[in-house]
RNA sequence: AGAGUUUGAUCCUGGCUCAGAACGAACGCUUGCGGCGUGCCUAACACAUGCAAGUCGAGCGAGAACGGGAGGCAACUCCCUAGUAAAGCGGCAGACGGGUGAGUAACACGUGAGUGACCUGACUUUGGGACGGGGAUAACCGGACGAAAGUCUGGCUAAUACCCGAUGAGCUAACCUGGGUAGGGCCAGGUUAGGAAAGGCUGGCCUCUGGAAGCCAAGCUGGUGCCUGAAGAGGGGCUCGCGGCCUAUCAGCUAGUUGGUGAGGUAAGGGCUCACCAAGGCGAAGACGGGUAGCUGGCCUGAGAGGGUGGACAGCCACACUGGGACUGAGACACGGCCCAGACUCCUACGGGAGGCAGCAGUGGGGGAUCUUGCGCAAUGGGGGAAACCCUGACGCAGCGACGCCGCGUGGAGGAAGAAGGUCUUCGGAUCGUAAACUCCUGUCAGAGGGGACGAGGGGAUCUGAGGUGAAGAGCCUUAGGUGCUGACGGUACCCUCAGAGGAAGCCCCGGCCAACUUCGUGCCAGCAGCCGCGGUAAGACGAAGGGGGCGAGCGUUGUUCGGAAUUACUGGGCGUAAAGGGCGCGUAGGCGGUUGACCAGGUCCCAGGUGAAAGGCCUUCUUUUAAGGGGGGAGGGCCCUGGGAAACGGGUCGACUAGAGGGCAGUAGAGGGGAGUGGAAUUCCCGGUGUAGCGGUGAAAUGCGUAGAGAUCGGGAGGAACACCGGCGGCGAAGGCGGCUCCCUGGGCUGACCCUGACGCUGAGGCGCGAAAGCCAGGGGAGCAAACAGGAUUAGAUACCCUGGUAGUCCUGGCCCUAAACGAUGAGCACUAGAUAUGGGGGGAAGCAAAAUCCUUCCGUGUCGCAGCUAACGCGUUAAGUGCUCCGCCUGGGGAGUACGGUCGCAAGAUUGAAACUCAAAGGAAUUGACGGGGGCCCGCACAAGCGGUGGAGCAUGUGGUUUAAUUCGACGCAACGCGAAGAACCUUACCAGGGCUUGAAGUUCAGGUGGUAGGACCUGGAAACAGGGACGACCUGGAAACAGGAGCCUGAAGAGGUGCUGCAUGGUUGUCGUCAGCUCGUGUCGUGAGAUGUUGGGUUAAGUCCCGUAACGAGCGCAACCCUUGCCCUUUGUUGCGACCACGUAGAGGUGAGCACUCUAAGGGGACUGCCGGUGUCAAACCGGAGGAAGGAGGGGAUGACGUCAAAUCCUCAUGGCCCUUACGUCCUGGGCUACACACGUGCUACAAUGGCCGGUCCAGAGGGCAGCGACCCUGUGAGGGGAAGCGAAUCCCAAAACCCGGUCUCAGUUCAGAUCGAAGUCUGCAACUCGACUUCGUGAAGGCGGAAUCGCUAGUAAUCGCGCAUCAGCCACGGCGCGGUGAAUACGUUCCCGGGCCUUGUACACACCGCCCGUCACACCACGAAAGUGGGUGGUACCAGAAGUCGUCGCGCUAACCCCCCAAAGGGGAGGCAGACGCCCAAGGUAUGACCCAUGAUUGGGGUGAAGUCGUAACAAGGUAGCCGUAGGAGAACCUGCGGCUG
Repeated sequence: AGAGUUUGAUCCUGGCUCAGAACGAACGCUUGCGGCGUGCCUAACACAUGCAAGUCGAGCGAGAACGGGAGGCAACUCCCUAGUAAAGCGGCAGACGGGUGAGUAACACGUGAGUGACCUGACUUUGGGACGGGGAUAACCGGACGAAAGUCUGGCUAAUACCCGAUGAGCUAACCUGGGUAGGGCCAGGUUAGGAAAGGCUGGCCUCUGGAAGCCAAGCUGGUGCCUGAAGAGGGGCUCGCGGCCUAUCAGCUAGUUGGUGAGGUAAGGGCUCACCAAGGCGAAGACGGGUAGCUGGCCUGAGAGGGUGGACAGCCACACUGGGACUGAGACACGGCCCAGACUCCUACGGGAGGCAGCAGUGGGGGAUCUUGCGCAAUGGGGGAAACCCUGACGCAGCGACGCCGCGUGGAGGAAGAAGGUCUUCGGAUCGUAAACUCCUGUCAGAGGGGACGAGGGGAUCUGAGGUGAAGAGCCUUAGGUGCUGACGGUACCCUCAGAGGAAGCCCCGGCCAACUUCGUGCCAGCAGCCGCGGUAAGACGAAGGGGGCGAGCGUUGUUCGGAAUUACUGGGCGUAAAGGGCGCGUAGGCGGUUGACCAGGUCCCAGGUGAAAGGCCUUCUUUUAAGGGGGGAGGGCCCUGGGAAACGGGUCGACUAGAGGGCAGUAGAGGGGAGUGGAAUUCCCGGUGUAGCGGUGAAAUGCGUAGAGAUCGGGAGGAACACCGGCGGCGAAGGCGGCUCCCUGGGCUGACCCUGACGCUGAGGCGCGAAAGCCAGGGGAGCAAACAGGAUUAGAUACCCUGGUAGUCCUGGCCCUAAACGAUGAGCACUAGAUAUGGGGGGAAGCAAAAUCCUUCCGUGUCGCAGCUAACGCGUUAAGUGCUCCGCCUGGGGAGUACGGUCGCAAGAUUGAAACUCAAAGGAAUUGACGGGGGCCCGCACAAGCGGUGGAGCAUGUGGUUUAAUUCGACGCAACGCGAAGAACCUUACCAGGGCUUGAAGUUCAGGUGGUAGGACCUGGAAACAGGGACGACCUGGAAACAGGAGCCUGAAGAGGUGCUGCAUGGUUGUCGUCAGCUCGUGUCGUGAGAUGUUGGGUUAAGUCCCGUAACGAGCGCAACCCUUGCCCUUUGUUGCGACCACGUAGAGGUGAGCACUCUAAGGGGACUGCCGGUGUCAAACCGGAGGAAGGAGGGGAUGACGUCAAAUCCUCAUGGCCCUUACGUCCUGGGCUACACACGUGCUACAAUGGCCGGUCCAGAGGGCAGCGACCCUGUGAGGGGAAGCGAAUCCCAAAACCCGGUCUCAGUUCAGAUCGAAGUCUGCAACUCGACUUCGUGAAGGCGGAAUCGCUAGUAAUCGCGCAUCAGCCACGGCGCGGUGAAUACGUUCCCGGGCCUUGUACACACCGCCCGUCACACCACGAAAGUGGGUGGUACCAGAAGUCGUCGCGCUAACCCCCCAAAGGGGAGGCAGACGCCCAAGGUAUGACCCAUGAUUGGGGUGAAGUCGUAACAAGGUAGCCGUAGGAGAACCUGCGGCUG
């Protein structure tokens, strides 16, 4: 730091996805050790049990027992236990510590201030003081009630409990004076009033005093406590500025509400509360409402800015079962206090009671998920105490969990026969792999044994000193030294020793992103998947294995956050066509704002001070063996506060200016707007005239109109609407929009020269106004046009396109609607940045006598082209989409959807604002190359046309489909399968079927063993054969004399053969096809971001990308052409088997013969044709046209030759070959059958239908081939096929061997003397064999067929047509096929509109599997989420009313009542003050009634939407998509849609 994914490819836009880091995690697999952290994120759900807050006897009174001892016979008593335990009164603490995050959007928190508006126990410092009295009450004793909890009552008693009195300042209150000040503060002084205490407790002592001997206390001296002030420290209350969530589909909120006066209340300001008065207060800078949420230091991420987060630790807040309330207190409205209400749980004797783990453990429950009912107060800290000490689930430790971070180990070195084994293999080998084994070592961790901490400092005890206080050597306080005591963790850390490699590795991944590849299995199955996507028989993507990669006591997955994402863009994005400019204007708030001077200092900047807790982070240092972790030091950190300073910029105030803006003056153009009037043309209608049969309409028609007189034509009239020509990329307007002419009213613009105002400006959220067409309401009007509707056509249908009619509407007036492709798809304003050209309006100038034209120039407008620049490209380009500034609007993937709900507006239609669930991996823009078009241009081809002959009808042949069959083997399927593979299926072939056999096999290779009188084998038996059994006879080679050994062969066995079994979609090779079409490419250069373009396009020309010219291209390659073969002319050479002229011989005839090689011919070489020549055209070219010459002329005819590629075209059954499959069978042999089947259908052919013919007879002429298991003359024979003989010929020699034509005759239009199928009979030939299933012959039989529907094929010259001949295969042949050969030998082509195919250029495209493409909507089915809905259930807060516990406050208080006062007084008693119970009142929680609001859930049914390999109907869109499309609106219609009106060009 980026990457994958839209396309055939490209660039851009844009979303989705991945790689990183992190976590209080969870899940899967795995797990050796340790350190440090960390651990209910869910049910603020409910809780069993234990513990978590007590302590003080040095405040007070009282005071056991168990047990032990003594006595006693025992009952019992006494002593110790013990002034102990337990409890009480009293004090302090329980407001801290600990937990949780429910509530809270708030001064709750953070930060900085304020308090002149306040409080503060314990603690520290300091001043002063503590006098005299009194009455009770717990405990305790007795009694009563109760199940209990507990309560009541009589009696006794104490205090540092309570009360009264005294004194009392610098305290409090009021007032006065002075100082000071910021307001009630502060300082000093004064007057009046008010208000304290515990001289307790305790140690010591006898100096003083007293009792007095010791000794004691009322004395002294300490300590501690008490009261009252002042101050401090720390803690708190209250107030304010600023800061930090979402929602406007919450826009208005508010009655103690806002303020005032007075009072109350509080520690204290305050509507905090109350009475009265006023009517305010808050809000788009977001009040009110709703949702969500504890806030912060910090933490995670990030380069940063940001984003996310608030678990542990720390600060603050809030809460303690839910709600309410107060009491006590310095402090609470109080987690382990109280009262009340509620829910829940428990106890109960049913009368009543008890309880609150969000303390530590623990339980249930919930959940994907979160620990021990541990040890200890040794340390730190806290409470109480004088202290010892007690208490402390705070805390310190331990336990559990890989939950996280960090560290360590699972060994090290050597070791190649590269072992075995696994895997792969091209079978050679490769790899796991120095890995292992093996050898030599080491000893961490775990294990065993032994030693063994730091953390402990103190406090107090005791000993010895010193100092202070004091009368004191006492005591107390302070201090120094010594001694002894105290550890949960823990026998832990650590150290030593011992043995021994011994106990310790997994997880994920390996198609791309992304590092790592093979084999097998599977066969769109099973499965994978983060995205793209893998899997349909060769899967590096599934599963397994081997191997590899990554990390490692962990590894993966899931979830979440940030990042990547510049994908909300402050840093740092956009809006012509990708998403995005508001339809247009006026203008409010707001934002922004010209030149110049002075001042101010809130913004801004600088300096200083304060604060910014600690922890964390960063730097540094130290310490755990290292690290994590921990300790110390430092730096840094704010949009904060205060003080001082600067004055450029922005702001403010004052003043000045004129360049912005505006006004005045003079001109000027215009379909600018509104109103009134008016004109002609045309359509229609009405009347009348003329006139007759049609008119109208269309692709063609029909509906319609017309003999009742249409249409046509002439005249007259009526009425409505629109304004031809001018008219123009002309004008005007902000936009919508505006078009005859005249008048009236009116807005804006432009130009010119001066004058005036003096920044008055720009933009503009809301707001207000305008706003095409359609549409709505009311009233008019209505000629034409025309949704709907009707009819006629078209059509498969035609709810359309076309036609005939036709109503709303279109028009006017008034009122609504408020939307458009309302578009330049481009907001407004200002400034700047080359030009060229056209045009509209104005000004100046030149020129002209003048008008006009023309030219130069300037301002404003409207267009085109274009530099720089911009842009993804297209394009924009002074009318910017360039360069800048200001303000507004808008966008953030596609679909769902401009939909739903809610709000606002509307009469309605609807408009506006405007989501979500769900779903997809894209949707898009521009451009590129193709392909395609019922787009265009140019041009070819037997493509059409013009011709000739066919096919399609018949019969037969043949191939195919289908059917049949035991099998009818297989393949080929539009052109480009179908007389194709097959150029030869009776057996064979043969692959198929039935049956019978063989199993190393029918053939080949290797090895081992055996045999090697072995192989072979006549013949015999069985059999259909194959084969099986027997079997006389009986070889060969090498060495050796022989024996023997070995080979070939054979047998057995093992490797392995064999397979026309599968896959042509794994392949090679070969082939078809487009197409013998003229194309297909490359190098370099250039252009383009790029795909790509250029070249190859253009102008000509050609059969041709053939050539020429032009040209940012220049060249080149594969194709074209040429070179090759053949044919046409000539020459040379060659003359036998060929030839035949001359000479000779010769025949019935004949090159038959001699001779010859001229001619023909043969087959080799050469020549010839090149637009070379002439004329014309053309660009001076290429070339074309015509001509001459020539056998041949513009490629002379024909052939061979097939570019890059396309069709996953064909072939695994020619061959080859990967993989898979079979192996006594899917191999192989044999017999027989089948491939020849037959209701049918198609293709290709043959023969015909006849007279251009048939038949009979006669007669002429080829070429190219073939021939020895052959061709076979000739002769004989048979009607014939043929047979019997047989010459010649391995062939320019011999043979096979012509027909049509021609001549003569006959037939006479007839199913025939046409046609020959079919059938019968008899034969011939081949062959082992013609039954299934051969060909041919003869005789007989004599079917269909009368020239063939729709449709369709071939052919442009030696061609079509027609005639025969040959050959391959082959024993024969189903050949009418195929391949060749020659004979005879036409017609036609105007032309390129149309059909088909093709080439080039261009255009459109939503196609790229490429139009056999793509694609839309209804309907049907399945699933999913959502809306509506009679309602139903629940929640939240509001309003009104009822009711009202506890409690504060207030009033009353006849009842009760110790202290003080009074009376009476000895006391008792009485009265008063005060207090209490109680009552009433205000407030008020739960509760109740009523009501409307909001939210959630659910709901028969219903609505559309989304998704879903192969459903139905059509064809709307994309090519002019076959009616151009689209937008708005209205009507209609199964559906896409159609139609009307206006608009747009995309």

The RNA shown here (small-subunit ribosomal RNA) has 1546 nucleotides and comes from a mine metagenome. The prediction has a mean pLDDT of 87. Its Rfam family is "Bacterial small subunit ribosomal RNA". Its family is annotated with ribosome and structural constituent of ribosome in the Gene Ontology. The sequence is in RNAcentral, with records from SILVA.